Record summary:
The RNA shown here (c-di-GMP-I riboswitch aptamer) has 84 nucleotides and comes from a Gemmatimonadales bacterium. The organism belongs to Gemmatimonadales, within Bacteria.
RNA sequence: CGCUGCUCAGAGCAAAGCCGCCGAAAGGCGGUGACGCAGAGUCACGGGGCUACAGCCACGCGCCAUGCCCGCCGGACCGCCAGC
Numbered sequence: 001c002g003c004u005g006c007u008c009a010g011a012g013c014a015a016a017g018c019c020g021c022c023g024a025a026a027g028g029c030g031g032u033g034a035c036g037c038a039g040a041g042u043c044a045c046g047g048g049g050c051u052a053c054a055g056c057c058a059c060g061c062g063c064c065a066u067g068c069c070c071g072c073c074g075g076a077c078c079g080c081c082a083g084c
Base pairs, nucleotide, nucleotide: 002084003083004082005081012037013036017032018031019030020029021028022027035071041077042076043075045074046073047072048069049068050067055063056062
């Protein structure tokens, strides 16, 4: 440096639910709580998904991302330990 995650160490994160706050919503933040995670670290870059305040409007439970999801997949960047 590359590949791998069978084994070791020390750490790390924290799904659902519940409580509080923010938000139009999706969702986010804090607390609690652990379903899981070897990148469940970072970036909405490609795909995909969610929402629809404002706007548009055929007035339709309609359309629309500029909002959101990286714990959906891929990519980029950074990184722990071990094995080969």